[in-house]
RNA sequence: AACAAUUUAAUAGUUGCUGCUCGUAUAUGCUCGGUAAUAUGGUCUGAGUGUUUCUACCUGGUUCCCAAUGAAAGAACCGGACUACGGGUUAAAGUAUCGGUUUU
Numbered sequence: 001a002a003c004a005a006u007u008u009a010a011u012a013g014u015u016g017c018u019g020c021u022c023g024u025a026u027a028u029g030c031u032c033g034g035u036a037a038u039a040u041g042g043u044c045u046g047a048g049u050g051u052u053u054c055u056a057c058c059u060g061g062u063u064c065c066c067a068a069u070g071a072a073a074g075a076a077c078c079g080g081a082c083u084a085c086g087g088g089u090u091a092a093a094g095u096a097u098c099g100g101u102u103u104u
Base pairs, nucleotide, nucleotide: 001018003016004015005014006013019089020088021087022086023085024084025083026056029049030048031047032046033045034044041066042065050057058080059079060078061077062076063075064074
């Protein structure tokens, strides 16, 4: 914000679904094993761990780093969701109508 149902005097109220938004979880993270490439490269895969938690655990970019001779190791940063659970989705004033109460 829309739709549906219900209720009402009522446009108030209640419920449901969807959308949007906020919060929590998890950092779309970490660990171990296997596997592949070699500066035009830096991969793929299995398991574990992580959540009062099911699922997911990838992807785009930037920078750094690895010159080992037939070899082994990547690092940091920025952006993008999904899923689970919880909350919110108008306020005030004015006008009109309807109902109630009080006064005349």